[in-house]
Context: one part of a larger RNA
RNA sequence: CCUGCAGCGGGACGAAAAGACCCCGGAAGCUUUACUGCAGCCUGGUAUUGGCUUUAGGGGUUUGAUGCGUAGCGUAGCGGGGAGCCAUUGAAGUCCCGAUUUCGGUCGGGAUGGAGGCGCCAAUGAAACACCCGUCUUCAAAUCUUUAAGGUCUAACCCCGACGGCAAAAACGGCGGGGGACAGUGCUUGGUGGGCAGUUUAAAUGGGGCGUUUUCCUCCUAAAGAGUAACGGAGGAGUUUAUUAAGGUCGGCUUGGCGCGGAUGGAAAUCGCGCUGGACGUGCAAAGGCAUAAGCCGGCUUGACUGCAAGACCUACAAGUCGAGCAGACGCGAAAGCGGAACUUAGUGACCCGACGGUUCUUUACAGGAAGGCCGGAGACAUCGGCUAAAAGCUACUCCGGGGAUAACAGGCUGGUGAGGUCCGAGAGUCCCUAUCGACGACCUCGCUCGGCACCUCGAUGUCGGCUCGCCCUAGCGCGGGGCUGGAGAAGGUCCCAAGCGUUUGGCUGUUCGCCAAUUAAAAGGGCACGUGAGCUGGGUUCAGACCGUUGUGAAACAGGUCGGUCUCUAUCUGCUGCAGG
Numbered sequence: 001c002c003u004g005c006a007g008c009g010g011g012a013c014g015a016a017a018a019g020a021c022c023c024c025g026g027a028a029g030c031u032u033u034a035c036u037g038c039a040g041c042c043u044g045g046u047a048u049u050g051g052c053u054u055u056a057g058g059g060g061u062u063u064g065a066u067g068c069g070u071a072g073c074g075u076a077g078c079g080g081g082g083a084g085c086c087a088u089u090g091a092a093g094u095c096c097c098g099a100u101u102u103c104g105g106u107c108g109g110g111a112u113g114g115a116g117g118c119g120c121c122a123a124u125g126a127a128a129c130a131c132c133c134g135u136c137u138u139c140a141a142a143u144c145u146u147u148a149a150g151g152u153c154u155a156a157c158c159c160c161g162a163c164g165g166c167a168a169a170a171a172c173g174g175c176g177g178g179g180g181a182c183a184g185u186g187c188u189u190g191g192u193g194g195g196c197a198g199u200u201u202a203a204a205u206g207g208g209g210c211g212u213u214u215u216c217c218u219c220c221u222a223a224a225g226a227g228u229a230a231c232g233g234a235g236g237a238g239u240u241u242a243u244u245a246a247g248g249u250c251g252g253c254u255u256g257g258c259g260c261g262g263a264u265g266g267a268a269a270u271c272g273c274g275c276u277g278g279a280c281g282u283g284c285a286a287a288g289g290c291a292u293a294a295g296c297c298g299g300c301u302u303g304a305c306u307g308c309a310a311g312a313c314c315u316a317c318a319a320g321u322c323g324a325g326c327a328g329a330c331g332c333g334a335a336a337g338c339g340g341a342a343c344u345u346a347g348u349g350a351c352c353c354g355a356c357g358g359u360u361c362u363u364u365a366c367a368g369g370a371a372g373g374c375c376g377g378a379g380a381c382a383u384c385g386g387c388u389a390a391a392a393g394c395u396a397c398u399c400c401g402g403g404g405a406u407a408a409c410a411g412g413c414u415g416g417u418g419a420g421g422u423c424c425g426a427g428a429g430u431c432c433c434u435a436u437c438g439a440c441g442a443c444c445u446c447g448c449u450c451g452g453c454a455c456c457u458c459g460a461u462g463u464c465g466g467c468u469c470g471c472c473c474u475a476g477c478g479c480g481g482g483g484c485u486g487g488a489g490a491a492g493g494u495c496c497c498a499a500g501c502g503u504u505u506g507g508c509u510g511u512u513c514g515c516c517a518a519u520u521a522a523a524a525g526g527g528c529a530c531g532u533g534a535g536c537u538g539g540g541u542u543c544a545g546a547c548c549g550u551u552g553u554g555a556a557a558c559a560g561g562u563c564g565g566u567c568u569c570u571a572u573c574u575g576c577u578g579c580a581g582g
Stems, first nucleotide, its partner, number of pairs: 001582008010574003014569002022403006028395004034199005040192003044188005050153016067136001077135005084118003093112008157179005163173002202214003211231001215237006238384001241342001247301007255279001256276006281290002284347001286345003305328004311322003317385001330339003353379001356376004361372002410457001411455001412453003416450001418446006427437002464539001465537003469531001470528005477502003480497006504518005545563004549558003
């Protein structure tokens, strides 16, 4: 070295299970003050459903009454007719009773009485309740109808009973009792309604969640055309205006700062001169503009017009922007001309839908109406190219499809953080930087901490600690050798060489760590997938059960606590150990 046997289990990112954690897409179960429905329940109306009566109300008819501003015989409702009307079928007057009242009267009934009473005429805006007709306000009675509430009845309807049906039940039948137009039931209105059902519950994101953001404008990033990303760095807008001027036009003017001079008067008030030159101002952020002013002041005005539009810019589309010129009607200006809002760039919303205003449009046999069309301005989608008319959560009871496109372990890269070192040497060290320590700083090393990144692995690389078994490193704890010392000696301090050997046992805790106790020459630090679970354990963490606290309306949740909780694998190859043979 080869072969075999017996062993061990380091590796074959060993086998097993298309990762259960995480994310993405989907589903399911559960919750609720998510949305929308459905059952159920409550409720009004109506049908089944009828009689009588009381009270209250509405409506109609009939009869009767009723009506007061001022002036005026006086309590004049309104309109029309009208010159007469009423009365022995009992007028005026008087007495009694009733109703009403603005307390003055009006109306009705009875008795008495026994022949008159009223109108036209004067006062009034309007003329006679003399008489007739109609009508209004208010009131009363009668009657019809209707509604509500109450009472009552019995015949619908309901319940009970015995009887017949019949051998026994049932249907059914009449009888008796109780209730009774209620209840029950059908249709329909409104409410309530996780009891049940179907669903929704955004995305971006140096994993996800939490936070933040989502449209538009200005600047930088942006690399001297345009454009250009990031959860890059800075600010603004969601109309204000004022909306009648800060719009149009015509005419005029120049701001700010500084210096000097000048009563009150100053650091700044107003006045003069000079210098500077755009620094001022511009409705609002920034940028770019602006003196011919786009800045400031005044006059007149409404072009902040109607119908268009050649041609361009921008641009995936849809949008967005500029626009000479033509027609009409105007404003300002002597005129040339200028004017279709504002110094410019933000100040916003597609389609659908219904509503509103307008309209010389259509209009279904005809006329009209309804409806529709067209024009106009509003109503909101801010997740701002707007999914729907309409929408929140939990899952550790979970499931499926995927992802190492994306997190937790380990590895890798990095080395901010961490550990160690070198340089400088302010200072401490009585004096003296460097025996020892060393600020402020500079430069490295390591890859043991915490991180950053997300590169292999999600068709699985088992995760803390312990046990067992070790192999390695040296930045050396002990034992060895040395230099310096602020080394007298002893004991130390610090540095250099050195990895041969060693580096304890207990108590507490799942602990690593740490604290404590007792030893020791010493009780060094690390690496090996925070060495080692196809070697063991399973106390911790990290499934399903349960309790507490806290949070939540709830389902549930909590790097909060607590008790409990299945750790599979017969070794093919490789590696190693022992034995045997060649």

Large-subunit ribosomal RNA, domain V from a Pseudomonadota bacterium, 582 nucleotides, folded computationally. Its mean pLDDT, the model's own confidence on a scale to 100, is 81. The full RNA is in RNAcentral, with records from ENA. NCBI's taxonomy places the organism under Bacteria, Pseudomonadati, Pseudomonadota.